[in-house]
């Protein structure tokens, strides 16, 4: 410099946060399959399942130039009988090939494969090179002929014959034996030269060239054997092995070898994983990945293995042979039943299996192979074609123009938007497909008459022409992840879903439509792999609390290891060499128009081996050193361990004394003990266990653990000195020892305590907590067990990295006689704290900091520390330790809340103190319930229930029954028509309504308009639904004092700070302090009423003084605001003053403020009202109103009559009236305020006992009217169900109203019920309050004495105090709650589904093994029977040599049999687990969870669980002690 390459995260645990951690997604890939869809081409690719079974055809033949025969066409000759040439063809003899090519992946965990080596331990046909040779003989056998058997396959006998078939001999480098010489090697040994001996060759054919044959040597290529290294899972496979390991000798082989045999020895392998089981062909490579790695081993290439299953050999250069042979087995086929035939995992094809995988094609033209001299023949190798979107790649389905935008669709806020330049329309193009024409390369070689011929593909590619936008778009998705939104339908249904999750009436999540997004001849889905996943972490993780440190120590193997020097060169590093096949990947370039594909070159192949070199580091060997480690010496402390002995206190028991009724126990009791004398008390005695005080933040120990004292034995530690050894060290898989409590065995012991058990209580129950007893046990000896929250939840070792302060042990210094003080140092043990670290909490020289070494352990939750297996144990049980299935989490720390039968502080009629009630009675009223044709609807803990109702006889009214209406009872607009409509009268009717009769508007510019009616169209109407679609309004916490924000600061963050703290207040009110400083909404104040005063005003209010009237009076005088008048007072109205802790004193550090006092009408917010923060309750209301959506439309609208809302066995809430004497009753008498009044209030008078009636002044009201009662005075009643109480019922009336039957109020007379103060429980109220008394008003025709809203009259008691109940505020603490304690949650039982285990057994599979039997075949023996070659020979049917059949034996597959091993299926029954909207029982855990919880163990119990013993804090709270921090 160029080229190439190079790492992304998200969703989901929570109210929120950080962390841990799993699940899930986005990417890529595929021999794929499935769904929907489908225009063209190129290049690839296509049984992954049944190595299941196979019909049919083809896949290995060829050579006449090895041989004998057969002998067509053709040619020649012919005596026409035939002969010769010729050679297609056929089987045979013979040769070569058939061991290649092609298929498959069953088996195989192995030297099978990969890689690198070795063979001095080997073979090699055809081919190439070199040297030499090819001589002389012989005997047969197929074919053929004859004959026989058989259905067939095929076979037997006789006869003839040839060869490059077979045999003998000769010659021969070589081979073997032996001798000599020489050289070499790591060993066995090897090579070379020479001599002697033994045995060993050959083939011819054709002829012009030529092709062969034999021997020897070499080469190339191929093969065989051996070795190093490398690559799967299970240790719940831990021990395996008898030809096993070695030796000697032999056999065998091409060759080494225990390969095989005999004998001898007793070895060999294994935690660096033998043996066994499971799985699997291995590699180049392929996919993925940043890489490291992970997964895979289709296609292409290499190797291996296999060829129906098992066994076996033969032939051959080569096989133990896919398309050969023999045997056995299974299966199929043929058969004349005697016997035969077969092996597609070759190409195609068939059946079957399966989610699934092709044509029974063409050609040898090319490439390659076999044979041949060659032509050539053969070749399902191969080249091509066919089928399949199976994959990759390329192309097309048109291009440009074209509306402020057609139709249609969809949506709509009705305006419009969108589909959309999209279409139509105009202009243009013609790839691909279609039609027509032309048309290669692939051919080199071979043949050739020298011209030429030879192409399966192929009607190919390619080129030219023609016509016409013409023939060519789908699929998935649109809640988040993740790109893309609306409408309708549906209503936890139907459905979706990868995770989180959607759907229960308004669904961007289901279905459809419109629209959109993405990809595109494809698109989605499913499956699998890698990735993301640092989620197995080598690169690159962790273990205090999230999963994870083994209970502790010793120690084996192993791993790691101080300082110096030397040697070696194993690791390590450098250079070079060989190898790392090709293909693939990458880079550069070339060829198909591009690309896919392909060709060429390079790089790379990260590896292995060899040679040379380097020596720092590690290692090895050798030598040295002292600081690690150890030893020696001198001291020291200690509940270290073991054994023996010994002491006192206390409990209990026994004996005796005193004593006399209880004791004991609890929340309270009871069981129990006691007059047979307990408890209490004194004395004496027995026995067991444990050791008060000291005592501790203390000490010792490896841990568990160790506590009176004495003695003995014994382990470890620390300090000082620096004398010795000289790395002797650290850790530690396996292993061994120790190991609390409980528990087990044997034998003792047994006081107290005390599982189980019993009894008593408690309780709904109480298998518990409490009580009384009490057995094992607790104690001792010996032996087991081997576990704990065995914890610092923190393995061991070494080193380094601020300090401060306690405490234990030692040493030194200082002052000092000692005691002691201070300083320093080493070791131990606590607390605080910096840096650092951590998710945070926290840790912090005793690390959880920084490093090194070694070990152990973790990998989501549940299932489960469980099952099975193994080991250990007497047992209990321990150790080791899964899976199916299931969940989308399970977790850690911290945050904000909420909650606690946690704590602190503080409020409130919260309790207490007090007064009066409710709950009992009768009645009223509301509600529940029941009833009903209907009893309309709503409100439902506080915060529904005298609530919506401030007034249901009709109306109201929404309900029910019956009868009517349908443009409607009501609104608006339009169209058509008519007459006014209304009204009046009559008839029918319960009425609405219907019918009939009568009869008429207003304005007008005369056209008409207004109003109205009828008919019609749009529409009205709905108290129908949804308050969980909403607005508005309201309730409640709560008139509580809180709720927030900005900026800053702290924290990774949620968040904190501010707002906490100390005071103070009614108050987050104010003050002080403070990493906070400010601010907002609330609080308070501002507003209204009321309390005092002042000013102004003065009628209808007022009337002191003046005058008058009237009334009373004997006068005096009084009364009456009635009149004149007055403006004082009351009052009304308007305005103002006043109260602010302002003043004084005290307290408070200052202060805020508090207490007291003065003054004042009022004093510490004077009293009351209005006013209600952020928010909570899906609180209430669709029936006040408004309103989205849904629903009804001759009715769910509307009108009418009647009924109902008033029903009554009950239950509850709220009230009224009472039960009486503080009272009832009768009579006299006094004093309000607020309000209201014209279809009204109504004085007054008269009538009526009365309700009321009649008449009616005055008053639209500070004028008139409505207006008190309790009180007070007097009488009476005298404790009685009454002169209390008034319900109920009877009778008679009054009033309102169309109408009081259902169903009004009131009056009178009569009747006189329950009730004698109200159980458990519960409500209101703190002063003009409660209590008590009446008055007024709204609504209203009438109806409230009881409701509601107001008004005034009379007018108390009590508050020590904050322990308790309720509610609330602040701080703090715990939490497993967050729908927030009305929370969460555990276990049994019952039901359903699923999974797993056990189980009498039963049915299989696999691999071994003992025995029996033993095919083929090799080998060994035999060989009486058979035999051409050679020898002898009398020539024979002879003999010999040699060979063979046969038979015998060893081995030997399948088979049979026996006992086991491992493994699988099923299995009555049984156990466990998981999951499953609303089952049962309890309440174990989370707040001190109501008995703190948990761990181990033991016993017990329906269940959670309870209890005992020991342990832990991962326990709240209070107090004390100690230490620390701050002041």
């Nucleotide at each position: 410099u160029u080229c190439a390459c190079g790492g992304a995260g998200a969703g989901u645990u929570u109210g929120a946060u950080c962390c841990u951690g799993g699940c899930u997604c986005a990417g890529g890939a595929c021999g794929a399959a499935c769904g929907c869809u489908g225009g063209c081409g190129g290049c690839g690719u296509g049984c992954c399942u049944a190595a299941c079974a196979c019909a049919u055809g083809c896949a290995a033949g060829u050579c006449g130039a090895a041989c004998g025969g057969u002998g067509a066409a053709g040619c020649c000759c012919u005596u026409c009988g035939g002969g010769g040439c010729g050679g297609a063809u056929c089987a045979g003899u013979g040769g070569c090939g058939a061991a290649c090519g092609g298929g498959u992946g069953a088996g195989u965990a192995a030297c099978a494969c990969g890689u690198g080596g070795g063979c001095a331990a080997c073979c090699u046909g055809c081919c190439c090179c070199g040297g030499g040779c090819u001589c002389c003989g012989g005997a047969a056998c197929a074919a053929c002929c004859c004959c026989g058997g058989g259905a067939a396959a095929c076979c037997a006998g006789g006869g003839c014959u040839g060869a490059u078939a077979c045999c003998g001999g000769a010659u021969a480098u070589g081979a073997c034996c032996u001798c000599c010489a020489c050289g070499g090697g790591c060993a066995u040994c090897c090579a070379u030269g020479g001599g002697g001996g033994u045995g060993g060759a050959a083939a011819g054919g054709g002829u012009u060239u030529c092709c062969g044959g034999c021997c020897c040597g070499g080469g190339a290529g191929g093969g065989g054997c051996c070795c190093g290294c490398g690559g799967c899972c299970c240790a719940u496979c831990a021990g395996c092995u008898u030809g096993u390991c070695g030796g000697u000798g032999g056999g065998g082989c091409g060759a080494c070898g225990g390969c095989c045999c005999a004998c001898c020895g007793a070895g060999g392998c294994g935690a660096c994983g033998a043996c066994g089981g499971g799985u699997a062909g291995c590699c180049g490579g392929c996919c993925u990945g940043a890489g490291a790695g992970g997964g895979c081993g289709a296609a292409c290439g290499g190797c291996c293995a296999c060829a129906c299953u098992g066994g076996g050999a033969c032939u051959g250069a080569g096989a133990u042979a896919c398309g050969g042979c023999c045997c056995a087995g299974a299966c199929u086929c043929c058969u004349g039943c005697g016997g035969g035939a077969g092996g597609c995992a070759g190409c195609a094809g068939u059946g079957g299996g399966g989610a699934a995988u092709c044509u029974u094609g063409c050609a040898c033209a090319a490439u390659g192979g076999g044979c041949g001299c060659a032509a050539g023949c053969c070749u399902g190798a191969u080249g091509c074609a066919g089928c399949g979107a199976c994959g990759c790649c390329g192309c097309g389905u048109g291009a440009g123009g074209g509306a402020c935008g057609a139709c249609g669709g969809c949506c709509u806020u009705c305006g419009g938007g969108u589909u959309g330049u999209a279409a139509a329309c105009c202009u243009c193009u013609u790839u691909c497909a279609g039609c027509g024409g032309g048309g290669a390369a692939g051919a080199a070689g071979c043949c050739u008459u020298c011209g030429g011929g030879u192409g399966a593909c192929g009607u190919c590619a390619c080129c030219c022409g023609c016509a016409g936008a013409a023939g060519a778009a789908g699929c998935a998705c649109c809640g988040g992840c993740a790109a893309a939104c609306c409408a309708c339908g549906u209503g936890c249904c139907a459905g979706c879903a990868g995770c989180c999750g959607c759907g229960g009436u308004a669904a961007u999540a289901c279905g459809u439509g419109g629209g959109g997004u993405g990809c595109a001849a494809g698109c989605g889905u499913u499956g699998u792999c890698c990735g993301g996943a640092a989620u197995u972490a080598c690169u690159g993780g962790g273990c205090g609390u999230a999963a994870a440190g083994a209970g502790c120590u010793c120690g084996u193997a192993g791993g790691c290891g101080g300082c110096c020097c030397g040697u070696c060169a194993c690791g390590u590093c450098g250079g070079c060499u060989g190898u790392g096949c090709a293909a693939u990947c990458c880079c550069g370039g070339g060829g198909c128009u591009c690309a896919a594909c392909u060709c060429c070159g390079g790089a790379a192949c990260c590896g292995c081996a060899g040679c040379c070199g380097a020596u720092a580091c590690g290692g090895a060997c050798a030598g040295g050193c002292u600081c690690g480690a150890g030893g020696a010496a001198g001291g020291c402390a200690g509940a270290g361990g073991c054994a023996a002995g010994u002491g006192g206190a206390a409990u209990u028991c026994c004996c005796g004394g005193u004593g006399g009724a209880g004791c004991g126990g609890u929340g309270g009791a009871a069981u129990g003990c006691g007059c047979a004398g307990a408890u209490a008390u004194c004395g004496g005695g027995a026995g067991g266990a444990a050791c008060a005080c000291c005592g501790c933040a203390g000490g010792c120990g490896a841990a568990g653990g160790c506590g009176g004292c004495u003695u003995g034995c014994u382990g470890g530690g620390c300090c000082u000195c620096u004398c010795c050894u000289g790395a002797c060290g650290c850790u530690g898989a396996g292993g061994a020892g120790c190991g609390a409590a409980a528990g087990c065995g044997u034998g003792g012991g047994g006081a107290g305590c005390g599982a189980a058990c019993a009894g008593g209580a408690u309780u709904a129950g109480a298998u518990a907590c409490c009580c009384u007893g009490g057995u094992a046990g607790u104690c001792c000896a010996c032996g087991c067990c081997g576990u704990a929250a065995a914890c610092g939840a923190u393995g061991g070792g070494c080193a380094c990295u601020a300090g401060g302060u306690g405490u234990g042990g030692g040493c030194g210094g200082u002052a000092g006689c000692c005691a002691u003080u201070c300083c320093g140092u080493c070791c131990g043990u606590g607390c605080c704290g910096c840096a650092g670290u951590c998710a945070a909490c926290g840790c912090a020289u005793u690390a959880a900091g920084u490093g090194c070494c070694c070990c152990g352990c973790c990998u989501g939750g549940g299932g489960a520390g469980u099952a099975c297996g193994g080991c250990c144990g007497c047992a209990a049980g321990g150790c080791u330790a899964a899976a199916a299935c299931u969940c989308a989490a399970a977790g850690g720390a911290a945050u904000u809340g909420a909650c606690g039968g946690g704590g602190g502080c503080c409020c409130g009629c919260a309790c207490a103190a007090g007064c009066g009630g409710c709950g009992g009675a009768g009645c009223a009223u509301g509600u529940g319930g029941c009833u009903c044709a209907a009893u309309u609807c709503g409100a439902u803990g506080c915060a529904a229930c005298g609530c919506g109702a401030a007034g249901a006889a009709c109306c109201u009214u929404a309900c029910c029954g019956a009868g009517g209406c349908u443009u409607g009872a009501c609104a608006u607009g339009c169209c058509g028509g008519g007459a006014a409509a209304u009204c009046u009268u009559c008839c029918g009717g319960a009425g609405a309504c219907g019918g009939a009769a009568g009869g008429u508007g207003c304005c007008u510019u005369c056209g008409g308009g207004c109003g109205u009616c009828c008919g019609g169209c749009a529409c009205a109407g709905g108290u129908g639904g949804u308050g969980c679609a909403u607005g508005g309004c309201u309730g409640u916490c709560g008139u509580c004092a809180g709720c927030u924000c900005g900026u800053g600061u702290c924290g990774u963050g949620a968040g904190a700070u501010g707002u906490u703290g100390g005071g103070u207040u009614g108050a987050g009110u104010c003050c002080c302090g403070c990493a906070a400083c400010g601010a907002g909404c609330g609080c308070a104040a501002c507003c209204c009423c009321u309390g005092u005063c002042c000013c102004g005003c003065g009628u209808u209010a007022c009337c002191a003084g003046c005058a008058g009237g009237c009334c009373c009076u004997u006068u005096c005088g009084g009364g009456u605001g009635c009149u004149g008048g007055g403006g004082a007072c009351u009052c009304a109205c308007g305005g103002g003053a006043g109260a602010c802790c302002g003043c004084c004193g005290g307290g408070g550090u200052c202060g805020a403020c508090c207490c007291g006092g003065a003054g004042g009408a009022a004093g510490g917010u004077g009293g009351g009202g209005a006013c209600g923060a952020c928010g909570u309750c899906a609180a209430g209301u669709c029936a006040u109103c408004a309103u989205g959506c849904c629903c009804c439309u001759u009715a769910u609208g509307u009108c009418u009559c009647g009924g109902g809302c008033u029903g009554c066995a009950c239950a509850c809430g709220u009230g009224c009236u009472a039960c009486a004497a503080u009272g009832g009753u009768c009579g006299g008498u006094a004093c309000a305020a607020u309000g209201g009044g014209c279809u009204g209030c109504g004085a007054c008078a008269c009538c009526g006992c009365g309700a009321g009636g009649u008449g009616g002044a005055g008053c639209g009201a500070a004028u008139c009217c409505c207006c008190a009662a309790a009180g007070u005075c007097g009488g009476u009643c005298u404790c009685a169900g009454u002169u209390c109480g008034g319900a109920u019922c009877g009778g008679g009336g009054u009033c309102u109203g169309c109408a009081a039957c259902c169903c009004g109020a009131c009056c009178c007379c009569g009747u006189g019920a329950a009730g004698c103060a109200g159980g458990a429980g519960u409500c209101g109220c703190u002063a003009g309050u409660a209590a008590u008394c009446g008055c007024a008003g709204a609504u209203c025709a009438g109806c409230a004495u009881u409701g509601c809203u107001g008004c005034g009259g009379u007018g108390a008691a009590u508050a020590c105090g904050u322990u308790c109940c309720c509610g609330g505020g602040c701080c703090u603490u715990g939490u497993a709650c967050a729908c927030a304690c009305c929370g969460c949650c555990c276990g049994u039982c019952a039901c359903g589904u699923c999974g797993c285990g056990a189980a009498a057994g039963u049915c299989g599979g696999u691999a071994a093994u003992g025995c029996c039997a033993g095919a083929a075949g090799c080998c060994g023996g035999u060989g009486g029977c058979c035999c051409a070659a050679c020898c002898c020979g009398u020539a024979a049917g002879g003999g010999g040599a040699g060979g063979g059949a046969u038979c015998c034996g060893u081995c030997g597959a399948a088979g049979g049999u026996g006992g086991g091993a491992c493994u699988g299926g099923c299995g009555a029954u049984u156990g466990c687990g998981a999951c499953g909207a609303a089952g049962u029982c309890g309440u174990a855990a989370c707040a001190a969870g109501g008995u703190a919880g948990c761990c181990g163990u033991a016993c017990c119990g329906g269940a959670a669980g309870g209890u005992g013993c020991g342990g832990c804090u991962g326990g709240a709270u209070c107090a004390c002690c100690u230490c620390c921090u701050u002041u």
A computed fold for a 1527-nucleotide RNA, annotated as small-subunit ribosomal RNA. The sequence is in RNAcentral, with records from ENA and SILVA.